[in-house]
Context: one part of a larger RNA
RNA sequence: CUGGGCGUAAAGCGCGUGUAGGCGGCAAGGUAAGUCGGGUGUGAAAGCCCGGGGCUCAACCCCGGAACGGCAUCCGAAACUACCUGGCUAGAGUCCCGGAGAGGAAGGCAGAAUUCCCAGUGUAGGGGUGAAAUCCGUAGAUAUUGGGAGGAAUACCAGUGGCGAAGGCGGCCUUCUGGACGGUGACUGACGCUCAGACGCGAAAGCGUGGGGAGCAAAGAGGAUUAGAUACCCUGGUAGUCCACGCCGUAAACGUUGUGCAGUAGGUGUCGGGGGUAUUCACCCCUCCGGUGCCGCCGCUAACGCAUUAAGUGCACCGCCUGGGGAGUACGGCCGCAAGGCUAAAACUC
Numbered sequence: 001c002u003g004g005g006c007g008u009a010a011a012g013c014g015c016g017u018g019u020a021g022g023c024g025g026c027a028a029g030g031u032a033a034g035u036c037g038g039g040u041g042u043g044a045a046a047g048c049c050c051g052g053g054g055c056u057c058a059a060c061c062c063c064g065g066a067a068c069g070g071c072a073u074c075c076g077a078a079a080c081u082a083c084c085u086g087g088c089u090a091g092a093g094u095c096c097c098g099g100a101g102a103g104g105a106a107g108g109c110a111g112a113a114u115u116c117c118c119a120g121u122g123u124a125g126g127g128g129u130g131a132a133a134u135c136c137g138u139a140g141a142u143a144u145u146g147g148g149a150g151g152a153a154u155a156c157c158a159g160u161g162g163c164g165a166a167g168g169c170g171g172c173c174u175u176c177u178g179g180a181c182g183g184u185g186a187c188u189g190a191c192g193c194u195c196a197g198a199c200g201c202g203a204a205a206g207c208g209u210g211g212g213g214a215g216c217a218a219a220g221a222g223g224a225u226u227a228g229a230u231a232c233c234c235u236g237g238u239a240g241u242c243c244a245c246g247c248c249g250u251a252a253a254c255g256u257u258g259u260g261c262a263g264u265a266g267g268u269g270u271c272g273g274g275g276g277u278a279u280u281c282a283c284c285c286c287u288c289c290g291g292u293g294c295c296g297c298c299g300c301u302a303a304c305g306c307a308u309u310a311a312g313u314g315c316a317c318c319g320c321c322u323g324g325g326g327a328g329u330a331c332g333g334c335c336g337c338a339a340g341g342c343u344a345a346a347a348c349u350c
Stems, first nucleotide, its partner, number of pairs: 003322004007304002012318001014201004021194003025088002028085004033081002035077008049065006091191001092188004096183003103177007110154001115149007125136002162169002206247006215241002221235003258317005266295011299306002323350003332343004
């Protein structure tokens, strides 16, 4: 460079915003760079190819032709691409009305439970396990009643449910705030899609400074088990888990399925909204739009399976793969306080 690929065989960046770049709706006029037609010049000879000829043949050699996929220039065409001009509304967006939601941030509040403290009642056990023991308890535990402190998480509702780009989000109230969806017209007039770099977000663990610490609990300790038991079980228990600010930037960051658009049988459930029908109303029924599940045809697939939420049919753009090990390692560079992250080989070996 090219080919074939990327759900499970190697392969979709964790997710988004977006620059360059690539790609780009309908109709008209113009230009003629790409494109197409023709002319001219050039494209040395030899060689290759075709025809003919000379060495007895061939190799070799000679003659002629074709070709030299190209470049330059001139004339012409205007469908397509491009560019210019003015236009359109089906893409995209704005305005208005409406309801849904654990979407985000901050502040406040509530109840249940665990633990601890104080006080009352009360007495010999409690706890724990397969069974035990460590452990707690006559200095009064466990149990029970009243009071108090503090931290963390919000049973039921709860869903096969909802929201978010992903990570993720769940008590209640208030404030600030993002997005999506439905409905109706009006408006802008291609303003679009994708996106190398870049920038931002990014579970848990971990790190820095300061706070907080109820429960849980790496490490470490003890008791058991066992041949041993650096485990599984038990008793306690420190970081941490929580908050603020700053880092880290990873994951089975998974739908192991990049994003956008178009078009391609249905059936059934559910969530949000609209219309019709109906009714006293709520339902029921029909239908439209948006989401989320299950089943299933065509088609696809190595099979499993996917199947209008495609892994089917196409287009646009990006990322990635190219036998196993060595290795996501070494070296170098960049980033980080560190832990480490990102980029990323080779020898050798099968």